Notes:
Small-subunit ribosomal RNA, 3' major domain from a metagenome, 490 nucleotides, folded computationally. The prediction has a mean pLDDT of 80. It matches the Rfam family "Eukaryotic small subunit ribosomal RNA". Gene Ontology terms of the family: structural constituent of ribosome and ribosome. Its Rfam clan is "SSU clan". RNAcentral holds the full RNA, with entries from SILVA.
[in-house]
Context: one part of a larger RNA
RNA sequence: UGACGGAAGGGCACCACCAGGAGUGGAGCCUGCGGCUUAAUUUGACCCAACACGGGAAAACUCACCCGGCCCGGACGCCGUAAGGAUUGACAGAUUGAGAGCUCUUUCUUGAUUCGGUGGGUGGUGGUGCAUGGCCGUUCUUAGUUGGUGGAGCGAUUUGUCUGGUUUAUUCCGAUAACGAACGAGACUCUGGCCUACUAAAUAGUGGGCGGAUUCUUUCUGUCCGCAACACUUCUUAGAGGGACAAGCGGUGUUCAGCCGCACGAGAUUGAGCAAUAACAGGUCUGUGAUGCCCUUAGAUGUCCGGGGCUGCACGCGCGCUACACUGAAGGAAUCAGCGUGCUUUCUGACCUUGCCCGAAAGGGCUGGGUAACCCGAUGAAAAUCCUUCGUGAUUGGGAUAGGGACUUGCAAUUAUUUCCCUUGAACGAGGAAUUCCCAGUAAGUGUGGGUCAUAAGCUCGCGUUGAUUACGUCCCUGCCCUUUGUACA
Numbered sequence: 001u002g003a004c005g006g007a008a009g010g011g012c013a014c015c016a017c018c019a020g021g022a023g024u025g026g027a028g029c030c031u032g033c034g035g036c037u038u039a040a041u042u043u044g045a046c047c048c049a050a051c052a053c054g055g056g057a058a059a060a061c062u063c064a065c066c067c068g069g070c071c072c073g074g075a076c077g078c079c080g081u082a083a084g085g086a087u088u089g090a091c092a093g094a095u096u097g098a099g100a101g102c103u104c105u106u107u108c109u110u111g112a113u114u115c116g117g118u119g120g121g122u123g124g125u126g127g128u129g130c131a132u133g134g135c136c137g138u139u140c141u142u143a144g145u146u147g148g149u150g151g152a153g154c155g156a157u158u159u160g161u162c163u164g165g166u167u168u169a170u171u172c173c174g175a176u177a178a179c180g181a182a183c184g185a186g187a188c189u190c191u192g193g194c195c196u197a198c199u200a201a202a203u204a205g206u207g208g209g210c211g212g213a214u215u216c217u218u219u220c221u222g223u224c225c226g227c228a229a230c231a232c233u234u235c236u237u238a239g240a241g242g243g244a245c246a247a248g249c250g251g252u253g254u255u256c257a258g259c260c261g262c263a264c265g266a267g268a269u270u271g272a273g274c275a276a277u278a279a280c281a282g283g284u285c286u287g288u289g290a291u292g293c294c295c296u297u298a299g300a301u302g303u304c305c306g307g308g309g310c311u312g313c314a315c316g317c318g319c320g321c322u323a324c325a326c327u328g329a330a331g332g333a334a335u336c337a338g339c340g341u342g343c344u345u346u347c348u349g350a351c352c353u354u355g356c357c358c359g360a361a362a363g364g365g366c367u368g369g370g371u372a373a374c375c376c377g378a379u380g381a382a383a384a385u386c387c388u389u390c391g392u393g394a395u396u397g398g399g400a401u402a403g404g405g406a407c408u409u410g411c412a413a414u415u416a417u418u419u420c421c422c423u424u425g426a427a428c429g430a431g432g433a434a435u436u437c438c439c440a441g442u443a444a445g446u447g448u449g450g451g452u453c454a455u456a457a458g459c460u461c462g463c464g465u466u467g468a469u470u471a472c473g474u475c476c477c478u479g480c481c482c483u484u485u486g487u488a489c490a
Base pairs, nucleotide, nucleotide: 001490002489006485007484008483009482010481011480012479013478016474017473020438021437022436023435024434027322028321029320031318032317033316034315035313036312043054044053065308066307067306068305069304071302076119077118078117079116080115086113089108090107092105093104094103123296124295126294127293128292132290134284135283136282137280138279139278144183145182146181148179149178150159151158152157162174164173165172188273189272190271194242195241198239199238200237201236204233205232206231207230209227210226211225212224213223214222248262249261250260251259252258324431328390329389330388331387332386333385342375351370352369353368355366356365357364358363397428402423403422404421405420406419444466445465446464447463448462449461450460451459
């Protein structure tokens, strides 16, 4: 000096507790991990900081694993063989999963590209993340970190970086042998909320005008459709700006920094991003034509092809989905979103799809629109709402498992890709010990879009819709930071 341990005092955090909510843990299923099994069930990662993670939803490919079979994509140098031919390719038959001349029989073909040996390369999802780069994660979401000059000390070092008050904050006020600074924090960037003020808009609307249709009292008035002849920007879109600063008032406080309440207001803490110093032998050589070394390199650990596997099931653990019903299920009716996305190519077709027809549905056919504020589309979403039936029973709750059939994607669907129809109708009557997440448009319910995608969401990343209860505190548990003390330890 402490990164360690003992003790004391402050402070902080829903990866802590309190008050609660939703749960998970029990059931069925999905999925990841272990184990077991297996030709192979490829592999990394194992407390927080592995386990719906590797953007990892693998039918082939992927693919690294297993069983087989081709190929050389062995540069270049040297030596050899060799134009009297180094070598290459091949019909048929046998052989083979195979229309691989792979190999054999048989002969033809080719012409210095190759072939044999050796040196040396190349490739490798082979090994080593304990040789590395880069990236990421974590310590660590807290407030922490460091020079210069000066002071103290022989020196390591210390002061600055603090008794106190205050703040989310080493944030500020102040104190002061320190003064003046830097990184981090904050500021900043994106995002949400306000603007009858500016700039505009036939890819957004509104108003009037004209024409037409319709219920009707002909007209006036309603409702709908069309018209690049007009005007405008409230709604919509998005540029430039404005707006909030604890600014005003009242308490409290050194009347400082600030804190609390009220008023005015669209806001009086929107949510995220970025993020210091020092580290870890944290993860990744399976992201890379980043990479050292080692291994292998033609009977290949290279590469391609065929098949299988990664899905296997006495079992254990983790993330989830569906439920256990009446605040419900089924049938019918009415009614409301916001983020997004979408083929113009190697053919004609492949993407998002309106309308019409066929079909129980899935789906199919014919037509159009869309390089998209233009078309799908007013995205008429779900829950919620209203009416009817059911009536507490493993029941019309639940929908696992299994049988049969139909279509679709794909070269290919068996170990059933997904979807649909009929039948079947299991556990489950609210889940022990434990344990997770969370405070406002949040939790929870509910659907929807993107990623993956030929086929595809029980995953994940966004988006809206309905929308609570309970704190607004504490250091008791679990941890973290600072100070003081003590001295065993490095």